[in-house]
Context: one part of a larger RNA
RNA sequence: CUGGGCGUAAAGGGCACGUAGGCGGUGAAUCGGGUUGAAAGUGAAAGCCGCCAAAAACUGGCGGAAUACUCUCGAAACCAAUUCACUUGAGUGAGAUAGAGGAAGUGGAAUUUCGUGUGUAGGGGUGAAAUCUGGAGAUCUACGAAGGAACUCCAAAAGCAAAGUCAUCUCUCUAGGUCCCUGCCGACGCUGAGGUGCGAAUGCAUGGGGAGAGAACAGGAUUAGAUACCCUAGUAGUCCAUGCCGUAAACGAUAAGUGUUCGCCCUUGGUCUACGCGGAUCAGGGGCCUAGCUAACGCGUGAAACACUCCGCCUGGGGAGUACGGUCGCAAGACCGAAACUC
Numbered sequence: 001c002u003g004g005g006c007g008u009a010a011a012g013g014g015c016a017c018g019u020a021g022g023c024g025g026u027g028a029a030u031c032g033g034g035u036u037g038a039a040a041g042u043g044a045a046a047g048c049c050g051c052c053a054a055a056a057a058c059u060g061g062c063g064g065a066a067u068a069c070u071c072u073c074g075a076a077a078c079c080a081a082u083u084c085a086c087u088u089g090a091g092u093g094a095g096a097u098a099g100a101g102g103a104a105g106u107g108g109a110a111u112u113u114c115g116u117g118u119g120u121a122g123g124g125g126u127g128a129a130a131u132c133u134g135g136a137g138a139u140c141u142a143c144g145a146a147g148g149a150a151c152u153c154c155a156a157a158a159g160c161a162a163a164g165u166c167a168u169c170u171c172u173c174u175a176g177g178u179c180c181c182u183g184c185c186g187a188c189g190c191u192g193a194g195g196u197g198c199g200a201a202u203g204c205a206u207g208g209g210g211a212g213a214g215a216a217c218a219g220g221a222u223u224a225g226a227u228a229c230c231c232u233a234g235u236a237g238u239c240c241a242u243g244c245c246g247u248a249a250a251c252g253a254u255a256a257g258u259g260u261u262c263g264c265c266c267u268u269g270g271u272c273u274a275c276g277c278g279g280a281u282c283a284g285g286g287g288c289c290u291a292g293c294u295a296a297c298g299c300g301u302g303a304a305a306c307a308c309u310c311c312g313c314c315u316g317g318g319g320a321g322u323a324c325g326g327u328c329g330c331a332a333g334a335c336c337g338a339a340a341c342u343c
Stems, first nucleotide, its partner, number of pairs: 004314003007297002012311001014198004021191003025086006033079002035075004040070003048064006089188001091184002095179003101174003104170002107151001112146006122133002159166001203244006212238001218232003256309005263288011292299002316343003325336004
């Protein structure tokens, strides 16, 4: 390499869109490029295989096979091509419909701070304390004001979204889905190397903002020590706008798509029917389980079953996701990614 694999042993790209490429529904007709049948020619000699001869050794003779190529005459199922048609794949229209899908505005409680009143000696914190705070009047309490961030209950194994993610409320703008009866279109499809876009948190740049909590730092404790766990404070950051970064146990540790395959229970959104219950059928979300699969655990119509298409990835552990080099980045670093050596 082949083979074999990728839930947990090494291995699914974080996710999508999409170029090239690969693969691709049904029925006809044409064609004869691929394919296939027959015949002919070529396929030097040596070589290979077989037979014969001979020999000390070197050897000699005959025959066969030979991937394949060229030409001629045919076949027309399949692949390709051209033309015509079809509707079940894909799309689109009408009618319903659910939703924390995205963007923009808005509301109340609570914490904190400030102001005023009342009021007087503690408050806070802990296992226990202390640092801290308070007669310059705290804590508590009443009213008022400011400001920022997050949205209790509803709430669910629920819902939406490609993934990351998404929850006060409302309108507007906007994206995708599901059901349903048919109308239209007529294979327009699937995947997708490169490429492009999106992509939690942290971090970076510039300018705002800063309530709470809070890396770092400081102090108090604990301790043999305590660069920690506990406490008191507290900066960056957390929030907003714009730009960058491009990584996560980015997990279902399970790529995407299509078809086929026992049943039971719950649930979300539709449709039809029955109308106190139930039945049928789509599209999701969960729990069991048959066959089958699996090393086992387990999976089991939302497969890890049975098949197909296409992409990505794996090939003993360490060295190492390191070095070198390249590309990207303001930087941090990211991506591509070895070897020596060693077991």
Notes:
This is a predicted structure of a 343-nucleotide part of an RNA (small-subunit ribosomal RNA, central domain) from Nicotiana tabacum. Its mean pLDDT, the model's own confidence on a scale to 100, is 84. Its Rfam family is "Bacterial small subunit ribosomal RNA". NCBI's taxonomy places the organism under Eukaryota, Magnoliopsida, Mesangiospermae, eudicotyledons, Nicotiana.